[in-house]
Context: one part of a larger RNA
RNA sequence: UGACGGGGGCCCGCACAAGCGGUGGAGCAUGUGGUUUAAUUCGACACAACGCGAAGAACCUUACCAAGUCUUGACAUCCUGCGAACUUUCUAGAGAUAGAUUGGUGCCUUCGGGAACGCAGUGACAGGUGCUGCAUGGCUGUCGUCAGCUCGUGUCGUGAGAUGUUGGGUUAAGUCCCGUAACGAGCGCAACCCUUGUCCUUAUUUGCCAGCACGUAAUGGUGGACUUUAGGGAGACUGCCGGUGACAAACCGGAGGAAGGCGGGGACGACGUCAAGUCAUCAUGGCCCUUACGAGUAGGGCUACACACGUGCUACAAUGGGCAAUACAGAGGGUUGCGAAGCCGCGAGGUGGAGCGAAUCCCAGAAAGUUGUUCGUAGUCCGGAUUGGAGUCUGCAACUCGACUCCAUGAAGUCGGAAUCGCUAGUAAUCGCGAAUCAGCAUGUCGCGGUGAAUACGUUCCUGGGCCUUGUACA
Numbered sequence: 001u002g003a004c005g006g007g008g009g010c011c012c013g014c015a016c017a018a019g020c021g022g023u024g025g026a027g028c029a030u031g032u033g034g035u036u037u038a039a040u041u042c043g044a045c046a047c048a049a050c051g052c053g054a055a056g057a058a059c060c061u062u063a064c065c066a067a068g069u070c071u072u073g074a075c076a077u078c079c080u081g082c083g084a085a086c087u088u089u090c091u092a093g094a095g096a097u098a099g100a101u102u103g104g105u106g107c108c109u110u111c112g113g114g115a116a117c118g119c120a121g122u123g124a125c126a127g128g129u130g131c132u133g134c135a136u137g138g139c140u141g142u143c144g145u146c147a148g149c150u151c152g153u154g155u156c157g158u159g160a161g162a163u164g165u166u167g168g169g170u171u172a173a174g175u176c177c178c179g180u181a182a183c184g185a186g187c188g189c190a191a192c193c194c195u196u197g198u199c200c201u202u203a204u205u206u207g208c209c210a211g212c213a214c215g216u217a218a219u220g221g222u223g224g225a226c227u228u229u230a231g232g233g234a235g236a237c238u239g240c241c242g243g244u245g246a247c248a249a250a251c252c253g254g255a256g257g258a259a260g261g262c263g264g265g266g267a268c269g270a271c272g273u274c275a276a277g278u279c280a281u282c283a284u285g286g287c288c289c290u291u292a293c294g295a296g297u298a299g300g301g302c303u304a305c306a307c308a309c310g311u312g313c314u315a316c317a318a319u320g321g322g323c324a325a326u327a328c329a330g331a332g333g334g335u336u337g338c339g340a341a342g343c344c345g346c347g348a349g350g351u352g353g354a355g356c357g358a359a360u361c362c363c364a365g366a367a368a369g370u371u372g373u374u375c376g377u378a379g380u381c382c383g384g385a386u387u388g389g390a391g392u393c394u395g396c397a398a399c400u401c402g403a404c405u406c407c408a409u410g411a412a413g414u415c416g417g418a419a420u421c422g423c424u425a426g427u428a429a430u431c432g433c434g435a436a437u438c439a440g441c442a443u444g445u446c447g448c449g450g451u452g453a454a455u456a457c458g459u460u461c462c463u464g465g466g467c468c469u470u471g472u473a474c475a
Stems, first nucleotide, its partner, number of pairs: 001475002003472003007469007015459002019423005026314008034305002042053002064300002067297001069295002073125001077124002079121005086103001089100004107114002127289002130287003136283002138278003141274001143272001148187006154163003167178003193266004198234006237260001240254005316416001320375007332363003337356002342351003382413001387408007429451007
């Protein structure tokens, strides 16, 4: 100087408390461990691994396994020879591949040849998702959006170092003020950026419709306020008033205002820590393989299953289930696409093909809600697992191993031990909608809106952190 303390003081955070809803019990989905396996490819392991890499494993992906194949190679450059490239058909085979066969002779040219491409050969080389993240770059997680981390000059100290950065107030903040052997400065904080909340202005159609006029079964057709859209601006700064305070910074209350003291949300992550994670995104040193640890093929596996754990979905019902009627979103996506009306089917879906490269058309019916009716506490008109049958769709192909529909079946489950998690407001809870990936496949992820709470006395305790101080046989 740090680190640590079941030392002290001050302070903060859904840290506790006060509340609301869960997990832990059930069934299923998904990830992991373990076990099994020819293989169940690899990585990730307290918080910070475990719906994680994977925004989508039937083939492909795919890295794994067994089988059958190739060796200048699936991919790149150079050299030599032949042939334009390319293409049709047949045979063997699971295919890779092997054999036979048809059409075709193009472009440039100094007529030597050349360019692109294919086949064969030679060696230089290619290739490796092989190892090392403890050789690395880059990227990322975490402490933590915590308020800290440092430097120059000066001063003090033999020195390591100290001071500044401590102290009194204050703040979300090393934020600001005052004091001060310090005076300044940098990286952080804040602001500048995006979005949302109010108004003004400009602009217009595909958007809108109060009044007026015409008209219709209905749709806004004319016209142009409003809404909306998207450009520009205004607005909030403790600016004003009162009080407290040290005549300061600031805090408390008020006015005006759409908004008030950081208005809400996002992006943004200091010096560093964990030899944290990643050699399997990529790049890369070293090591290793080179008729194989490289490459092609078809099949299997990654989907196994006495079990254990994590994360979720659905429930156990009456604030509910069923049936009928009916209302209101936002944000997205669409030409290899979204696909309307109509018709067929109980349905998944089929047919059909209007319109739309989309403020125009489509996906698209929002659901919870509201109104009416039924069920009456029951393993039920709760719950839907499992299984049998019949189908639909995608796709060469749904056996291993897809999703969905209909009929039948109707399991566990009556609110969950010890323990444990999230959340402070348009939040929790609850309800549906969309998108990426994607042929198909979503209870996951990322977004969107609808309905919409309870509680916070307080900081003694648990936990993590910041500052000062103290002790130390620790570095």

Predicted 3D model of a 475-nucleotide part of an RNA (small-subunit ribosomal RNA, 3' major domain) from an uncultured prokaryote. Its Rfam family is "Bacterial small subunit ribosomal RNA". The coordinates come from a structure-prediction model, not an experiment, and the mean pLDDT is 83.